[in-house]
RNA sequence: AUGACGCAUACGAGAGAGUAUCCACAAAGCCGUGGAUCGCCGAAGGGGCAAGCGGGGUCAUCGUCCGGUUGACCCUGCCAAUCUCUCAGGCCAAAGGAUCGUAUGCCGACA
Repeated sequence: AUGACGCAUACGAGAGAGUAUCCACAAAGCCGUGGAUCGCCGAAGGGGCAAGCGGGGUCAUCGUCCGGUUGACCCUGCCAAUCUCUCAGGCCAAAGGAUCGUAUGCCGACA
C1' cells in the first nucleotide's frame, strides 16, 4: 500500500566571506585560468564531539564462594546536528549551494 523511509530528475526559493596583492598565459579598460602571499566564509563533500546503550582490566568489598554483588580508577566500541574543525570547497556576476515547496519516476514498510 490512495505508498512510509530513502534515492533520482524538473521547476521555484536559497546565506556567508577579498571584483585582495604579485608573476605568467589569455584578453586588450576591468571580469578568466595557473602559481605564490596575506586576510576571510561555512550551507557541496569530509573529519571531531554528548547523553544513552555497551565491552574489558586493576584494586577493594560482600556472598549462596569456579559462574556472582557493590564501589573506585583506567582503557575502549557504537552514537547527532544548522554545533565544531576548516582538509576540500568558496569570497563581483555566473556556476555551485545545506535545506524547503511542488510534480514525476524508482524502491517497497516504516516514520

Predicted 3D model of a 111-nucleotide RNA (Glycine riboswitch aptamer) from a Caldilineales bacterium.